[in-house]
RNA sequence: UUCUCGAAAAGGCAAACCUCGGGUAACCGGGGGGCGCAAAGCUACGGGACCCGUAGGGGCGGGUUGGCCGGGUUGCCGAA
Repeated sequence: UUCUCGAAAAGGCAAACCUCGGGUAACCGGGGGGCGCAAAGCUACGGGACCCGUAGGGGCGGGUUGGCCGGGUUGCCGAA
């Protein structure tokens, strides 16, 4: 120095809910609020779930979700 791991320290993010706005909707953004999180930083590549359209159905198309899981990528600290 790097990898693994996650004690301490300095910090970081921000669930439900309330409110304002956008969207057919899932959901997203601002403010409040803190359930939690060692990547709860980013990324829709794979799977899952959700929404819309179509269809008798099978299915097909579009969208959402990164705090559902995995992958990719970037990063703070330095105990055992």

c-di-GMP-I riboswitch aptamer from a Bacillota bacterium, 80 nucleotides, folded computationally.